[in-house]
Context: one part of a larger RNA
Molecule: small-subunit ribosomal RNA, central domain
Organism: uncultured prokaryote
RNA sequence: UUGGGAGUAAAGCGAGUGCAGGCGGUAUUAUAAGUCAGAUGUGAAAGCCCGGGGCUCAACCAAGGAAGUGCAUUUGAAACUGUAAUACUUGAGUAUGGGAGAGAAAAGUGGAAUUCCCCGUGUAGAGGUGAAAUUCGUAGAUAUCAGGAGGAACACCAGUGGCGAAGGCGGCUUCCUGGACACUUACUGACGCUGAGACGCGAAAGCGUGGGGAGCAAACAGGAUUAGAUACCCUGGUAGUCCACGCCGUAAACGAUGUGUGCUAGGUGUCGCGGGUAUUGACCCCUGCGGUGCCGUAGCUAACGCGUUAAGCGAGCCGCCUGGGGAGUACGGCCGCAAGGCUAAAACUC
Repeated sequence: UUGGGAGUAAAGCGAGUGCAGGCGGUAUUAUAAGUCAGAUGUGAAAGCCCGGGGCUCAACCAAGGAAGUGCAUUUGAAACUGUAAUACUUGAGUAUGGGAGAGAAAAGUGGAAUUCCCCGUGUAGAGGUGAAAUUCGUAGAUAUCAGGAGGAACACCAGUGGCGAAGGCGGCUUCCUGGACACUUACUGACGCUGAGACGCGAAAGCGUGGGGAGCAAACAGGAUUAGAUACCCUGGUAGUCCACGCCGUAAACGAUGUGUGCUAGGUGUCGCGGGUAUUGACCCCUGCGGUGCCGUAGCUAACGCGUUAAGCGAGCCGCCUGGGGAGUACGGCCGCAAGGCUAAAACUC
């Protein structure tokens, strides 16, 4: 490379936007670049191949033919691809009014709880554990009542509920803002899909500067446990966790399942919107579209399982895999303040 693969065996980039590129709906006409057919020229000789011939045969040799899949020129064909033109509405999109939602950003605000401070009541314990001790307390703790401070998180509602591309998003109010969905007609007329590079996003931890610091808590200290205990348990406790701005760019970033499109039995929940029936009180029943679960047919799968939300069937585009270790390492390059990240081998060995 061909071929074969990627839920779990090696393998889907964490996820999006999108330039180039690749691929691309229906109809008609033109063209003839691709495509197909014919002709001419060329395609050296030798060799290979074919049927005869010459050395007694063969190897070998000489003559003839075929082949030379290609290239150029030329004459045609017009289904498909391309190109040009015209038209279409199913793909895609736009408009009007509509409801759903923890989608995003900013500002404000609320109550419960923990901790701390202060006043009162009150007295000897409290706390903690398997049991203890370290610890706190007669300088008045724990408990209880009233007042105050401050930070962080938002009980119930809460739901295989909702929203978002993913990461993720949950008290309440206001303001600004993105996307999706259903229905009705009208409009644009292929405007589409994917996407190497590129660009913005990206949990937690970590880093820089400045704030903040209630609770929790790496590190650290002490008490236990133990043969030991650099742990599990307990008492403390600093970074951090929070905010603003700027970095980092990684995760079992998981559905371990790239994205978009068409086709292929059903059953049963639930969320959003619509239609019908019926009563008007919510419901209930039938049904359409869009999400989200469970079960299951055909089919697929090594099995487990998947099964209209496919891992089934058919086609488009991108990224990826090729025995284990060495190694996601070294070297080099790029990025980063650093930590480190991205790209990425070989010797050797089994």